[in-house]
A computed fold for a 1371-nucleotide RNA from an uncultured Thermotogae bacterium, annotated as small-subunit ribosomal RNA. RNAcentral holds the sequence, with entries from ENA and SILVA. Rfam family: Bacterial small subunit ribosomal RNA. Its mean pLDDT, the model's own confidence on a scale to 100, is 84.
RNA sequence: AGAGUUUGAUCAUGGCUCAGGGUGAACGCUGGCGGCGUGCUUGACACAUGCAAGUCGAACGGUAUGUGGCAACACAUAGAGUGGCGAACGGGUGAGUAACACGUGGGAACGUACCCUACGCAGGGGGAUAACUGACCGAAAGGACAGCUAAUACCGCAUAAGACCGAAAGGUGAAAGGUGCAAAUGCAUCGGCGAAGGAGCGGCCCGCGGACCAUCAGCUAGUUGGUGGGGUAAGAGCCUACCAAGGCGACGACGGUUAGCCGGCGUGAGAGCGUGGCCGGCCACAAGGACACUGAGAUACGGGUCCUACUCCUACGGGAGGCAGCAGUGCGGAAUUUUAGAUAAUGGAGGCAACUCUGAUCUAGCGACGCCGCGUGCAGGAAGAAGGUCUUCGGAUUGUAAACUGCUGUGGUAAGGGAAAAAUGUCAUGUAGUGGACUACAUGAAGGGAUGGUACUUUACUAGAAAGCCCCGGCUAACUACGUGCCAGCAGCCGCGGUAAUACGUAGGGGGCGAGCGUUACCCGGAAUCACUGGGCGUAAAGGGAGCGUAGGUGGCCUGACAUGUCAACUGUGAAAACCCGGAGCUCAACUCCGGACUUGCAGUUGAAACUGCCAGGCUUGAGGACGGUAGAGGAAGACGGAACUGCCAGUGUAGGGGUAAAAUCCUUAGAUAUUGGCAGGAACGCCGGUGACGAAGGUGGUUUUCUGGGCCGGUUCUGACACUGAUGCUCGAAAGCCAGGGGAGCGAACGGGAUUAGAUACCCGGGUAGUCCCAGCCGUAAACGAUGAAUGCUAGGUGUGGGUGUCGCAGGCAUCCGUGCCGCAGCUAACGCGAUAAGCAUUCCGCCUGGGGAGUACGGUCGCAAGAUUGAAACUCAAAGGAAUUGACGGGGGCCCGCACAAGCGGUGGAGCACGUGGUUUAAUUCGAUGCAAACCGAAGAACCUUACCUGGGUUUGACAUGUACGUGUACUGAGGUGAAAGCUGAGGGCCCAUCUAUGGGAGCGUACACAGGUGCUGCAUGGCUGUCGUCAGCUCGUGUCGCGAGAUGUUGGGUUAAGUCCCGCAACGAGCGCAACCCCUGCAUUCAGUUGCCAUCGGUGAGCCGGGCACUCUGGAUGGACUGCCGGCGACAAGCCGGAGGAAGGUGGGGAUGACGUCAAGUAUCAUGGCCCUUAUGUCCAGGGCGACACACGUGCUACAAUGGCCGGCACAGCGGGAAGCGAAGGGGCGACUCUGAGCGGAUCCUUAAAGCCGGUCCCAGUUCGGAUUGCAGUCUGCAACUCGACUGCAUGAAGUUGGAAUCGCUAGUAAUCGUGGAUCAGCCAAGCCGCGGUGAAUACGUUCCCGGGCCUUGUACACACCCCCGUC
Repeated sequence: AGAGUUUGAUCAUGGCUCAGGGUGAACGCUGGCGGCGUGCUUGACACAUGCAAGUCGAACGGUAUGUGGCAACACAUAGAGUGGCGAACGGGUGAGUAACACGUGGGAACGUACCCUACGCAGGGGGAUAACUGACCGAAAGGACAGCUAAUACCGCAUAAGACCGAAAGGUGAAAGGUGCAAAUGCAUCGGCGAAGGAGCGGCCCGCGGACCAUCAGCUAGUUGGUGGGGUAAGAGCCUACCAAGGCGACGACGGUUAGCCGGCGUGAGAGCGUGGCCGGCCACAAGGACACUGAGAUACGGGUCCUACUCCUACGGGAGGCAGCAGUGCGGAAUUUUAGAUAAUGGAGGCAACUCUGAUCUAGCGACGCCGCGUGCAGGAAGAAGGUCUUCGGAUUGUAAACUGCUGUGGUAAGGGAAAAAUGUCAUGUAGUGGACUACAUGAAGGGAUGGUACUUUACUAGAAAGCCCCGGCUAACUACGUGCCAGCAGCCGCGGUAAUACGUAGGGGGCGAGCGUUACCCGGAAUCACUGGGCGUAAAGGGAGCGUAGGUGGCCUGACAUGUCAACUGUGAAAACCCGGAGCUCAACUCCGGACUUGCAGUUGAAACUGCCAGGCUUGAGGACGGUAGAGGAAGACGGAACUGCCAGUGUAGGGGUAAAAUCCUUAGAUAUUGGCAGGAACGCCGGUGACGAAGGUGGUUUUCUGGGCCGGUUCUGACACUGAUGCUCGAAAGCCAGGGGAGCGAACGGGAUUAGAUACCCGGGUAGUCCCAGCCGUAAACGAUGAAUGCUAGGUGUGGGUGUCGCAGGCAUCCGUGCCGCAGCUAACGCGAUAAGCAUUCCGCCUGGGGAGUACGGUCGCAAGAUUGAAACUCAAAGGAAUUGACGGGGGCCCGCACAAGCGGUGGAGCACGUGGUUUAAUUCGAUGCAAACCGAAGAACCUUACCUGGGUUUGACAUGUACGUGUACUGAGGUGAAAGCUGAGGGCCCAUCUAUGGGAGCGUACACAGGUGCUGCAUGGCUGUCGUCAGCUCGUGUCGCGAGAUGUUGGGUUAAGUCCCGCAACGAGCGCAACCCCUGCAUUCAGUUGCCAUCGGUGAGCCGGGCACUCUGGAUGGACUGCCGGCGACAAGCCGGAGGAAGGUGGGGAUGACGUCAAGUAUCAUGGCCCUUAUGUCCAGGGCGACACACGUGCUACAAUGGCCGGCACAGCGGGAAGCGAAGGGGCGACUCUGAGCGGAUCCUUAAAGCCGGUCCCAGUUCGGAUUGCAGUCUGCAACUCGACUGCAUGAAGUUGGAAUCGCUAGUAAUCGUGGAUCAGCCAAGCCGCGGUGAAUACGUUCCCGGGCCUUGUACACACCCCCGUC
């Protein structure tokens, strides 16, 4: 000192939360010792029992007992009584109290026992009474009668220095004795009385100070004052009678709520905030309430009386009691101790004293409740042990930690020694006071301790008794494994947990603190989050709707005086304790003691006079007045005007009008609409008209008259601070609304109707009431906004506009004042923005804000006729709500531009049959995956077995497959037979390795055992790799610089251009990267090289490029050239480029392919790889059979068709890519055919090898056909171990639907679509009509970019960011 949390990110606002310190604490886990403290915060609830205030025989009478004595009597002890003092202290509690109760500083009209100082007095009498005795009542408590008695008890008399009363004279009022020595009417001492002073204590008064609520605004009758009287220790309405009518209050009276106050204590940098337990001061109270008595003192905690409640006793008549004293009990409560010891110390009461009493106090006990101290060992010790945990299996870690060795003895145990705290007092002696007594002092002696045989100390023994708690996702220091699987749970905030959780639980490890550690509660801090120090109000919460103005606050220049504030010095006080500093004592510390400082305050005295204030005087610049001009929808009342509208009357005129996106309701042949003339009515004032004017705001708009408010300008003059702001108050205050009366053309809530719609209580249309208008009143609100209170001063400019003035050389400038706009510097601001009209820099005053919701709600008050307005909460709930700006995404926003995107075309799909795929259903199984585009002839370029992962059944367990170790056997083998569906099981027989030193060694395979294998089991949301998609779309980024607080921006935007972020130009940007393009392949042209298996122009031969020959051509396959907007013209910005042209095989990327940026979709994954989990005589593996081929249905992709541009028959012609040895298979033979027999040639420019559409000819004649071929029957062919489930093909026969296909939808822009055949992969065969290629024939159309879909760039809005497949949300 800050941090977390609103967002995709940012800044600011703002709340919530955390880290710190504290406590009279409690709770959880744990717990060795000691010291010092501390301990009912709740029920001022109720209390059993014991104790807490007595003492004095030296005030008095007397009793009992004991001792001594013959006795009288004396002494001792004890209880009761009279009397004295004390009991008003000490101790407890905090209920009440908002008050002179407390704190602080002052004051005058008082009291004071005991104590101190000094003074005076103490003479002489009297009458009672308790105790006691007798007798009596009552259960008891207690009471009452008679009698006896004493005093320091009580009462007179005398005296009165001083005291009191009184002007004086004068008057009034006292007393008590005891004891010792002793024998003097003595001494000493303790007392008594009067009066004075002091000290300490107490009573009273005043200034100032410290709680909340104004949703408590008025309170008050002894009330405020006076006079007389009374009363008190004392002033006073303290009380009383009379008189007066005062007194208090927004500087908060009265009322309500809460609370003992302070020194201090906690926290805080401080200012503050919170608090008042222990200790100390004051107050109040003593079961609740009231009262007095006694007394120096009480309205009395352990006194009294009365009332009330409660408890107890009772013989029912009546009595007793008060723990908020110390212990203790019960209940209450989260929670708070022993019915202890001692009067040894300190203090108190009584006493001459000894002494007695003292739950005050000192100690001990209990509680980790707090603070402080100590310990639980120290040193060595690596094989880095074992065990645990993790692991990539190598190791790492626990960890010098342990073991082990040595040492020490705080502590513990045992034994011994053993305090300080103690001085009084008593006794003795001495000294002084005249001897004694007595007192004081000194010395000595004995005695004297609850704590306690404690602290401390000595010796011996012993590492021995003695460590936990919380935390480890971020904040916040500390990480892994397993378990769990949005479950169980955690959580202070954010948030974790849905199968790989560092956040749950456990373990290992680690971090923190440590006899404690955490949690909870509360306080301060952080929080500048109530802001005095130290905040704000345009948009985040917050400027009152506006003005006038009261109180109040604030206030120009000069002079003088005063001294209120202010400042200075000194004095008094500010208790002690505490805090702080220095020192000292307990071994240290806590704790305690001593000294100092502090106590920021209050009061007094003296002084200063700048500032403030007050008083006095002056001034003119603030303010105001006079005068002269001036603009204006400023206000009020009256009069008048035209246009439009509607209605009425009349004319002309005829079928519609009106209205809408389109309509209908509606008006109209009873004559509308339209048009002409006339009349009537009400409301509003076109053009001018303008970020023009006026007004305080609301607001004000035809013309004119009257009345009237304010402003501005000008220079002269007057007053002389007269000013600013303004709580409460008063006034004004749009629209709607309310009350009463008018008025009512148009418009028009409500309401009826017509449409729209799923509905339409709306938007649109046709009507229409209140209202809108006027007069008189009420309401008092608004996005009453510039979301910006008023006033004053200061702080660059530029440019419009309204009003005025001055000036000049006057079409116009310049200067200046007041308004009203825009832009902009400095500055401010979170940013946006503001910027002399401030949101800048300052001053003054007012209003207002303090998280969101609840809520401008409820209750209360005030106002209102009502509607309602105003003032204005809380419970509860959330971790945000909100502002500005940024990047995206999105919009049934805008601009620009692309794409077979639409349009223009051609052909399809959707209807039929069949094939294939999928969903669904079914099934023992129909294995699994793929699911909008981007799944669905997809993985699968070949499911009869195999494949195969599925099902049923039969087997098997180191395994079908890999590696290693140990042991055994010992050379790969063959294997009849039996059984079985096969796998498998069984198994006769045969075969018998290498080296060698002949001891032995090696050794594949096999067997057994153990490690392990194996898994198409799960998780593609744990992953790698690969792939799809946006998209071959033109984009995606970086470095440096610059701008911005920042997210970010700029660059990449702009003007052009392109297929393209392609290029050019411009520009706070300059460059660069990944993409684009190019480089690569195929194809199109040419040249060159080469010439077999290719070719054949020339030569020869032939049926034939078949042979010789040749390599010109074609072709093949290597190299090279060629195209670059290069050339010309135009357009364009002298650019990039575009348009046209020439040349060229090809022209503006020639055509096609390969090539896929940053990223998106947690897209897909059963090729493979890999993490984790799961199975291990099974989820592995082998086998047989079945299934993957099911079938009411639905979808997708295709094939074949529906026919004549056709079908069928015959004849004839022309390709290219490719494949071929368990292969392709010619020719020839057989079969109608599939095919077969035979087999030449060919590992291929050589053989296989015939293309089909087409062309020519023929037939069919529009029909369910000579179209179409499904389906079915029979007979076959081929492959294969095997075609039943479940192959293809052939022949004959059969001859279904279908006559061009609803809504909808797909492909294609040229060698393309369409159409025709052909090859290949996989493959024994094939369900291929699929896929990948090849060539043949070969079109139509594109005006164009409004619309649909997708995309790119710029811009705009946004409350979206999982981003419109969203978000929000009424009833």